A computed fold for a 74-nucleotide RNA from a Puniceicoccaceae bacterium, annotated as transfer RNA. Its mean pLDDT, the model's own confidence on a scale to 100, is 80. Its Rfam family is "tRNA". Rfam classes the family as a transfer RNA.
[in-house]
RNA sequence: GCGGGUAUAGUUUAGUGGUAAAACUCCAGCCUUCCAAGCUGGCUACGUCGGUUCGAUUCCGUCUACCCGCACCA
Repeated sequence: GCGGGUAUAGUUUAGUGGUAAAACUCCAGCCUUCCAAGCUGGCUACGUCGGUUCGAUUCCGUCUACCCGCACCA
C1' cells in the first nucleotide's frame, strides 16, 4: 500500500429504520451481630463527520482505532 472484519455502559454481550435489552462491576436501601450471599432500586452507552429518510445505533460514503490476510522492505 491492497483486501476483509470489528467499533453499543467501566467490562462482556444482545438487538432493531420508530428512539436501546441484559449480565457483571459501582452506588443506595432491605436482610444479617458483621462480612459474603440474596432481594429491591439507581447511575452510565450505539467511535468521527457527512448523505439518504418524516425518522439512522441500524442503510450508504468518509475518517479514526483495533484485528486478520496479502504485498513491499536497504